Small-subunit ribosomal RNA, 3' major domain from a soil metagenome, 478 nucleotides, folded computationally.
Context: one part of a larger RNA
RNA sequence: UGACGGGGGCCCGCACAAGCGGUGGAGCAUGUUGUUUAAUUCGACGCAACGCGAAGAACCUUACCUGGGCUAGAAAGUACGGAAACCCGAGCGAAAGUUCGGGGUGCUCUUCGGAGAAUCCGUGGUUAGGUGCUGCAUGGCUGUCGUCAGCUCGUGUCGUGAGAUGUUGAGUUAAGUCCCGCAACGAGCGCAACCCCUGUCGUUAGUUGCCAGCAUUAAGUUGGGCACUCUAACGAGACUGCCGAUAUUAAAAUCGGAGGAAGGUGGGGAUGACGUCAAGUCAUCAUGGCCCUUAUGUCCAGGGCUACACACGUGCUACAAUGGCCGGUACAAACAGUCGCGAACCCGCGAGGGGGAGCCAAUCGGAAAAAGCUUGUCUCAGUUCGGAUUGGAGUCUGCAACUCGACUCCAUGAAGCUGGAAUCGCUAGUAAUCGGAGAUCAGCACGCUCCGGUGAAUACGUUCCCGGGCCUUGUACA
Numbered sequence: 001u002g003a004c005g006g007g008g009g010c011c012c013g014c015a016c017a018a019g020c021g022g023u024g025g026a027g028c029a030u031g032u033u034g035u036u037u038a039a040u041u042c043g044a045c046g047c048a049a050c051g052c053g054a055a056g057a058a059c060c061u062u063a064c065c066u067g068g069g070c071u072a073g074a075a076a077g078u079a080c081g082g083a084a085a086c087c088c089g090a091g092c093g094a095a096a097g098u099u100c101g102g103g104g105u106g107c108u109c110u111u112c113g114g115a116g117a118a119u120c121c122g123u124g125g126u127u128a129g130g131u132g133c134u135g136c137a138u139g140g141c142u143g144u145c146g147u148c149a150g151c152u153c154g155u156g157u158c159g160u161g162a163g164a165u166g167u168u169g170a171g172u173u174a175a176g177u178c179c180c181g182c183a184a185c186g187a188g189c190g191c192a193a194c195c196c197c198u199g200u201c202g203u204u205a206g207u208u209g210c211c212a213g214c215a216u217u218a219a220g221u222u223g224g225g226c227a228c229u230c231u232a233a234c235g236a237g238a239c240u241g242c243c244g245a246u247a248u249u250a251a252a253a254u255c256g257g258a259g260g261a262a263g264g265u266g267g268g269g270a271u272g273a274c275g276u277c278a279a280g281u282c283a284u285c286a287u288g289g290c291c292c293u294u295a296u297g298u299c300c301a302g303g304g305c306u307a308c309a310c311a312c313g314u315g316c317u318a319c320a321a322u323g324g325c326c327g328g329u330a331c332a333a334a335c336a337g338u339c340g341c342g343a344a345c346c347c348g349c350g351a352g353g354g355g356g357a358g359c360c361a362a363u364c365g366g367a368a369a370a371a372g373c374u375u376g377u378c379u380c381a382g383u384u385c386g387g388a389u390u391g392g393a394g395u396c397u398g399c400a401a402c403u404c405g406a407c408u409c410c411a412u413g414a415a416g417c418u419g420g421a422a423u424c425g426c427u428a429g430u431a432a433u434c435g436g437a438g439a440u441c442a443g444c445a446c447g448c449u450c451c452g453g454u455g456a457a458u459a460c461g462u463u464c465c466c467g468g469g470c471c472u473u474g475u476a477c478a
Stems, first nucleotide, its partner, number of pairs: 001478002003475003007472007015462002019426005026317007034308002042053002064303007073127001078124006086103007107116003129292002132290003138286002140281003143277001145275001150189006156165003169180001171178001195269004200236007209226003214223002239263001242257005319419001323378003327374003335366001337364001340359002345354003385416001390411007432454007
């Protein structure tokens, strides 16, 4: 100087407390351990691994296993030789491939001999290739402490020196934020602001959007209009600016108020200092070293990654009456659409099929929002709760759904009556609850990422648990 302390002081955070809803019990989904297996490819392991890499394993992917092939190789470049390229057919084969047959001659130059370009085949050789090892050789990228308020430097001063000072102190703040003081005076990286979305108003613009008044219609449908809504560009607006109180005088500031759509960072996002964990990644990529080179490379078929006594994590659905079922009826936002979205209409109980209008989309379609409101029914039961499991019949995608897809219909109707110890999230348009969309994607979502609808309770407080910041003290630690 740090680090540590079941030392002290001050302070913060859904850290506790106060509340609301869960997990832990059940069934299923998914990831992981373990076990099994020819293989169940690999990585990730307290927080910070475990719905993680994977925004989607039937083949492919695929890295694994078994079997069948190749060895200058699946790719690029080069020298030589041959053939234009290419198309069709046959045998063997699971395919990869291999063997054979037939057709076929283009383009440019030409002295008509041939030469050249592109493509294919063969040979030689400089070599390729490796998801093989080392993340403790590395770059890059990322997680974490933590959006915590810290981390440093120049000059000066003090100290023999390591170092100190500044950065400590009195206040204040979300903040090393600001102010006052001070052997310090300044400065940098962080904080804040500048950026994006959202909340109010104005200007510009008025179609595909909108409709106040006029006419018209089944319908903003049409005439008309651009006031309103909205769209999307530019501006205005919030600054402790104003008032009062508090702050020993005074300052920073704090509390209350006015006005205001908004008030003290308005709400949300992006943004992550010096560093820590030899944290993670050699399997995104790049890369040193080591290793393989008729195989640890490469092609193909099938299988596996989907196994199953168990154990754990994360979720979904429930256990019901604030509910289930039947009918009627209302109101979103955001998003994607031409190899696409696909209307009306017809067929089917349904998944779906036929059909093909319109739309490269403020125009057309996906599209029904759901919870909600309302009529009826069920009456506390393992039930008209719950839907697992299983049998049968189908639909769709796709060469192909056996291993191993999703969905539909009929039948079946398991566990489960609110969950031990323990443990998680959340402070407001939040939790809870309800549906919608998207990426990936032929198909496949209870996951992920967005979007809106309905919409709470509680916070006395900082003694305690956890993490963190500043000062101080002890130390046989570095």
The full RNA is in RNAcentral, with records from SILVA.